The RNA shown here (small-subunit ribosomal RNA) has 1369 nucleotides and comes from an uncultured bacterium. Its Rfam family is "Bacterial small subunit ribosomal RNA".
[in-house]
RNA sequence: AGAGUUUGAUCCUGGCUCAGGAUUAACGCUGGCGGCGUGCUUAACACAUGCAAGUCGAACGAGGCAUACCUUCGGGUAUGCCGAGUGGCGGACGGGUGAGUAACGCGUGGGGAACCUGCCCGGUACAGGGGGACAACAGUUGGAAACGGCUGCUAAUACCGCAUAAGCGCACGGGGACGCAUGUCCAUGUGUGAAAAGAUUUAUCGGUACCGGAUGGACCCGCGUCUGAUUAGCCUGUUGGUGAGGUAACGGCCCACCAAAGCAACGAUCAAUAGCCGAUCUGAGAGGAUGACCGGCCACAUUGGGACUGAGAGACGGCCCAAACUCCUACGGGAGGCAGCAGUGGGGAAUAUUGCACAAUGGAGGAAACUCUGAUGCAGCGACGCCGCGUGAGUGAAGAAGUAUUUCGGUAUGUAAAGCUCUAUCAGCAGGGAAAAGAAUGAUGGUACCUGAUUAAGAAGCACCGGCUAAAUACGUGCCAGCAGCCGCGGUAAUACGUAUGGUGCAAGCGUUAUCCGGAUUUACUGGGUGUAAAGGGAGCGCAGGUGGCAUGGCAAGCCAGAAGUGAAAGCCCGCGGCUUAACUGCGGGACUGCUUUUGGAACUGUUGUGCUGGAGUGCAGGAGGGGUAAGCGGAAUUCCUGGUGUAGCGGUGAAAUGCGUAGAUAUCAGGAGGAACACCGGUGGCGAAGGCGGCUUACUGGACUGUAACUGACACUGAGGCUCGAAAGCGUGGGGAGCAAACAGGAUUAGAUACCCUGGUAGUCCACGCGGUAAACGAUGAAUACCAGGUGUCGGGGAUCGAAGAUUCCCGGUGCCGUCGCAAACGCAGUAAGUAUUCCACCUGGGGAGUACGUUCGCAAGAAUGAAACUCAAAGGAAUUGACGGGGACCCGCACAAGCGGUGGAGCAUGUGGUUUAAUUCGAAGCAACGCGAAGAACCUUACCUGCUCUUGACAUCCCUCUGAAUGAGCGGCAAUGCGCUCAGGCCUUCGGGACAGGGGAGACAGGUGGUGCAUGGUUGUCGUCAGCUCGUGUCGUGAGAUGUUGGGUUAAGUCCCGCAACGAGCGCAACCCUUAUCUUCAGUAGCCAGCAUGAAAGAUGGGAACUCUGGAGAGACUGCCCGGGAUAACCGGGAGGAAGGCGGGGAUGACGUCAAAUCAUCAUGCCCCUUAUGAGCAGGGCUACACACGUGCUACAAUGGCGUAAACAAAGAGAAGCGAGGCUGUGAAGCGGAGCGAAUCUCAAAAAUAACGUCUCAGUUCGGAUUGUAGUCUGCAACUCGACUACAUGAAGCUGGAAUCGCUAGUAAUCGCAGAUCAGAAUGCUGCGGUGAAUACGUUCCCGGGUCUUGCACUCACCGCCCGUCA
Repeated sequence: AGAGUUUGAUCCUGGCUCAGGAUUAACGCUGGCGGCGUGCUUAACACAUGCAAGUCGAACGAGGCAUACCUUCGGGUAUGCCGAGUGGCGGACGGGUGAGUAACGCGUGGGGAACCUGCCCGGUACAGGGGGACAACAGUUGGAAACGGCUGCUAAUACCGCAUAAGCGCACGGGGACGCAUGUCCAUGUGUGAAAAGAUUUAUCGGUACCGGAUGGACCCGCGUCUGAUUAGCCUGUUGGUGAGGUAACGGCCCACCAAAGCAACGAUCAAUAGCCGAUCUGAGAGGAUGACCGGCCACAUUGGGACUGAGAGACGGCCCAAACUCCUACGGGAGGCAGCAGUGGGGAAUAUUGCACAAUGGAGGAAACUCUGAUGCAGCGACGCCGCGUGAGUGAAGAAGUAUUUCGGUAUGUAAAGCUCUAUCAGCAGGGAAAAGAAUGAUGGUACCUGAUUAAGAAGCACCGGCUAAAUACGUGCCAGCAGCCGCGGUAAUACGUAUGGUGCAAGCGUUAUCCGGAUUUACUGGGUGUAAAGGGAGCGCAGGUGGCAUGGCAAGCCAGAAGUGAAAGCCCGCGGCUUAACUGCGGGACUGCUUUUGGAACUGUUGUGCUGGAGUGCAGGAGGGGUAAGCGGAAUUCCUGGUGUAGCGGUGAAAUGCGUAGAUAUCAGGAGGAACACCGGUGGCGAAGGCGGCUUACUGGACUGUAACUGACACUGAGGCUCGAAAGCGUGGGGAGCAAACAGGAUUAGAUACCCUGGUAGUCCACGCGGUAAACGAUGAAUACCAGGUGUCGGGGAUCGAAGAUUCCCGGUGCCGUCGCAAACGCAGUAAGUAUUCCACCUGGGGAGUACGUUCGCAAGAAUGAAACUCAAAGGAAUUGACGGGGACCCGCACAAGCGGUGGAGCAUGUGGUUUAAUUCGAAGCAACGCGAAGAACCUUACCUGCUCUUGACAUCCCUCUGAAUGAGCGGCAAUGCGCUCAGGCCUUCGGGACAGGGGAGACAGGUGGUGCAUGGUUGUCGUCAGCUCGUGUCGUGAGAUGUUGGGUUAAGUCCCGCAACGAGCGCAACCCUUAUCUUCAGUAGCCAGCAUGAAAGAUGGGAACUCUGGAGAGACUGCCCGGGAUAACCGGGAGGAAGGCGGGGAUGACGUCAAAUCAUCAUGCCCCUUAUGAGCAGGGCUACACACGUGCUACAAUGGCGUAAACAAAGAGAAGCGAGGCUGUGAAGCGGAGCGAAUCUCAAAAAUAACGUCUCAGUUCGGAUUGUAGUCUGCAACUCGACUACAUGAAGCUGGAAUCGCUAGUAAUCGCAGAUCAGAAUGCUGCGGUGAAUACGUUCCCGGGUCUUGCACUCACCGCCCGUCA
């Protein structure tokens, strides 16, 4: 000294929480010793029992006991002791408690000319002489008891007169001195009043009066002393006076009379709470909180009241009365008071012994000895607190064992232990043994302390380890159990739960809980704020209050300085001492920031006197203005009425309808009525305090401004309460009512529509007089004054200059914009401040609850003003930033729409999915971006699923032991098959031991898993999107998140390029480089080609040719290069030439930063978890092919641009040896037989089809369409039943162009036609390729969808599939 927590991130505001210290503490776990302290905070609840205040025989008279003496033997005397009663002193101290008390109760400082004071000290003066009683006692008597009654006797330091009076008190008289005053003091005169006690051991102790001192007390005053105004008025002895009474004394303290005062916004009264202080805790301090122990004061003693005695009491262990409670009782009546010390019950989270002693200190009584003393001194109990000590020290690496963890190598615990060598503080044992007391006397106590012997022995725990906050790993658990001071942790890999190991912190304690201060500048005096975070009153006037210009003199209240008194002790700080040290304690000093008195000072404030003119005001001269009030006038427009013209509609809306109209509307013309509002001018222009004010004229009237400088001379500013004004709506009474228009009605819209839209329409809007008193009453900015760069408009007035209907410039007052300094969290403000200062007022202190409830005031009401709490949350909020989003804006793009062509959606079938079914219908994929997808091909296999039968080191890998010689092949038995059992054939090298290799058997490490988790992962992939974006370095700007660059002007397919610019550069993307295709050249020429030559019956068939096609190597070619125009002389765009191709020529490959916890653990790999005679492995059969249904993707069609038949023409790209398979023969056909050629520019698949030609059909469920079914076959294959494809014949379903909706495509494209390939034994309408024929349309970007850039709003940031409100459960 700060830290955590609002956000995706940032700055701020702001609350919540933590780290510190403390405690009369309590609880949990643990616990060795000692010293010093401390211990009912709750029930001022109730109390059993014992003790806590007695003492004096030297005040008195009895009585008793002991001893001695005397004796008339009844007894008496003396001494000592005990001792009820009378009497004296003390029970008013000491001890306890904090209920009451907001008060002169307490604190502090004063006062007396208004007081008392036993015992004590000093002084002065005295004590003469008498008297009568009452207890005790005796007798009698009442009562259960407590306690009495009557009669009789008696003493005193008990009581009462009388005498005396130095002095004292009282009354009266005059004199002197003092005081602010009432008065006081001194001396004096006269009158008058009141005293006394003795005891004794003869030392003394007492008694009375008076004076003085000391001590203690009573009273009065200034100042200080908690909360509430949702307590604003209170008081009748109340305030004062006169007189009397009363008191120690003043006083309404009490009483009579008189007056009507007194207190209060500087908070009376009332309510609630509370003993106050020295001090204690905390804090840097200022403060805040507390008032245990110790000390001072006060109050109280079961509750309330009262007096008596006394020096002192309205009396804790006295009295009386009343009340409640408890106890005793013979029921008549009595007794009691622990808030004394112990102790008990109760309450409570919680607080001790019914201890020892008067040895010390102190107190009461006494002459004293002494007695009493639960005051006190000690001990006991409690880690309750503070302080001190110990639980060992040295050495010791095999880094032991154990434990934990591990990547299995190790690492940690850890020199720690063991072992070896030492020591003895504490505790235990034994011996000695104080001071506290100056002579005696020691409860504590055989205590403190000292010495000796002995043993490492008897002595360590608690909390924490996610961040704050020092310290981490494993296992268990699986939003469960639990943790948590705040944030938060836990949903299968938890450093946050529980345990263990390790670590960190403190330590005889450690944590938790509670409370206080701190941090919190979060009530801000020191030391905060109010434009938007909480917060400026709606505005003005103004009483009180606060503050106040220049000069000069006085005073001295504030202020400053000196001195004095006080500020108790203890405590605190410093120094020095005493207990071994410390805590604790002794002594000295300081401090106690305060109050009082006094002496000085005079700058400032104050006060007072005298002046001044600058603040303020008045006068005079002017102009401006929707300032206000009242009266009158005006035109345009709407509506209504009357009349004319005129005819079928009008009106209204997005579209309509309700409504009006043939009884004549709307439209139009003329006349009339009535109410309200004042177009244009009109303007960030004017006026007003604000609300607000707009046609014109008149009357009355307020304010501001300019000029002048005649007058006053600080007259000023602000302003709690108070008063006044105060939009709209609303209320009351009376008018008025054209238009508009809450409520209401109807029509629409809608899922509904108590709305938005339409047609009507009442209050109201208008006037007069009242009420109400609120608004986002806003500049969200209180008023006043001064100062602090500029620039530019505008309104009102004025000055100066000039060439003067004007121009330039200056001043004052208003009203705007921009901007410097400065301020601000930023936004912004910026001479009209949110700047710099001063004065005054108002208001704020987390969000919600709530501007609510209650109370009060106001109001006719509506309601307004004032204005909480319980409870609940950890945030709520401001400004700015990045993104995402908007049925916001601007620009741009895309088969996105539009323009077109063809489909899907309807039918049948194929295929995939959902659902259902099933023993199983294995699993995955799920909007686009799952659904002819994984699967380029499920009859067995595949296969992961189901049923059944089997195996258990295993179907597969490595290692070990043992046996065998093979392995392997063939065959047999049995079985549904595997498994199981049997037979035969059958190797290599060798040093002959064996080896290599393989198989059988065995034990265990292990194998194995298409089991789980794609939300633990790698890799791979989809998608936005082939969209044009995504970033970085340095610099600059910003407190910061961030911004700039990347924005802007053009341009592009493009962040493509150009220009500009606090940016300059760079990277990943774009483009290019790659492949293919389109043209040409060149090289090469077989299996390809054939122009020319030759041969040939035909065929490039042959000789030959190398021209052409083609094949495949290498090159060329296209770059806005050229021209014209546009553009900014740029980039680039438009047109043109040439060219096979023109502005990226067409197509492909290529996919930035990232998004979707997107997909995949079943391609593969892999962490963790799970199974291990099974979730592994083998086999047979079944299933993945099911079928009321729904969806996706396709095929074939519905026909004449067609079907069928006949005979003809033209491709490209591929594949082929367990293969393609020609020609030939057989079969209606699928195909079969047979087998030439070909590992392929040679042979084969192979026929291309649409097309064109001819013929036929003639619009029909057909010669369209082919599903379905029957029969008979072919092929593949171990095997076509579940469940293959094909063929022939027969059968001949739906379907006649498809609802809402929806898909693809911009050119060799769509559409249409066929061909090939992969997979594959067989099995494509799917997929991947290939060529043939070959269109239509695009005006354009308003709209739908998606995307990009800029901008704007935002309470979203998991980001609009967001957030969030209400109701119900």